[in-house]
Model confidence (mean pLDDT): 85 of 100. A computed fold for a 156-nucleotide RNA from a bovine gut metagenome, annotated as Lysine riboswitch aptamer. RNAcentral holds the sequence, with entries from MGnify. Rfam family: Lysine riboswitch aptamer. Rfam describes the family as follows. Riboswitches are metabolite binding domains within certain messenger RNAs that serve as precision sensors for their corresponding targets. Allosteric rearrangement of mRNA structure is mediated by ligand binding, and this results in modulation of gene expression.

């Protein structure tokens, strides 16, 4: 310095999905009322649509998933910039969702506090703190540093 097997453990992704959950909401139905203004469709401008009550009757997508399967150990995730969709339409910004691109960041996975997505106390994500844990190095112990661009183990 190349190959190649191999380890971390509440590891990591994807599939299938019962069910909750979105919701007694939307859309519909008949009535009763109003036809301005106000407000509402992500957030400003311009347009443009859309009425309110209580009643009947009553979804789904989106986002989550127990159980198992299926690949796997930079597994993967995240930031960032492009490009496409998508939130009524057109600009200008945010949010979602795709694809690419990037050694830009992160060893792990837990827990707590902040924050952003999110209907949402679900999930998720970064931030910060904590203890744990593999691994390496220092130190005689206790410790205490370090990053997966690493560590082991065979070969050349």
């Nucleotide at each position: 310095u190349g190959a190649u097997a191999g380890a971390g453990g509440c590891g990591c992704g994807g599939c299938c999905g019962a069910c909750a959950u979105g919701a007694g909401u939307a859309a519909c139905c008949a009535c009763g009322g109003a036809a301005a203004a106000g407000c509402g469709a992500c957030g400003g401008a311009a347009a443009u649509c859309g009425c309110c009550g209580g009643g009947g009757a009553g979804a789904a997508a989106g986002g989550g998933g127990a159980c198992g399967c299926c690949g796997c150990c930079g597994a993967a995730g995240g930031g960032u910039a492009a490009c496409g969709g998508u939130c009524u339409u057109u600009c200008c910004g945010g949010g979602c969702c795709g694809u690419u691109a990037u050694g830009c960041c992160u060893g792990g996975g837990c827990c707590g506090c902040c924050g952003g997505a999110g209907a949402a106390g679900a999930u998720u994500c970064g931030g910060c703190g904590g203890a744990c844990u593999g691994u390496c190095g220092c130190g005689a112990a206790a410790g205490c540093g370090g990053a997966g661009c690493g560590c082991u183990g065979u070969c050349g």